[in-house]
RNA sequence: UACUUAUCCAGAAAGGCGGAGGGACUUGGCCCUGCGAUGCCUUAGCAACCAUCCUGUGUAAGCGGGAAAAGGUGCUAAUUCCGGCCCCGGUGUAAACCGUGGGAGAGAUAAGUU
Numbered sequence: 001u002a003c004u005u006a007u008c009c010a011g012a013a014a015g016g017c018g019g020a021g022g023g024a025c026u027u028g029g030c031c032c033u034g035c036g037a038u039g040c041c042u043u044a045g046c047a048a049c050c051a052u053c054c055u056g057u058g059u060a061a062g063c064g065g066g067a068a069a070a071g072g073u074g075c076u077a078a079u080u081c082c083g084g085c086c087c088c089g090g091u092g093u094a095a096a097c098c099g100u101g102g103g104a105g106a107g108a109u110a111a112g113u114u
Base pairs, nucleotide, nucleotide: 002113003112004111005110006109007108008107013043014042015041016040017039021032022031023030026084027083028082029081044076045075046074049072050071052067053066054065055064056063057062080106085103086102087101088099089098090097091096
């Protein structure tokens, strides 16, 4: 870098550096931001994917349940901030608008392979 699988409406902030835009990309919204954002570092925390331990089932491979949080990652504004494409439902002659709707695509993270 690419592929596969799983998850993405929960949760969790202080300090330092720095000094202008930022919320992945495009577009439309809506937000955050000189009361210092985004980013980087430190500390703290959240969660429980991997690893660890116990356990159900199974010949096994595997598929489940639970514990703990010292290890490898991850995360700590807003659902992945929301929409865009398709479907479903409602209103409407239509254009279009609406919805605690569903899906696709894209993205993020983990694990495995490459």

Predicted 3D model of a 114-nucleotide RNA (SAM riboswitch aptamer (S box leader)) from Chitinophaga costaii.
Of the family's consensus pairs, 97% are formed in the model.
Model confidence (mean pLDDT): 85 of 100.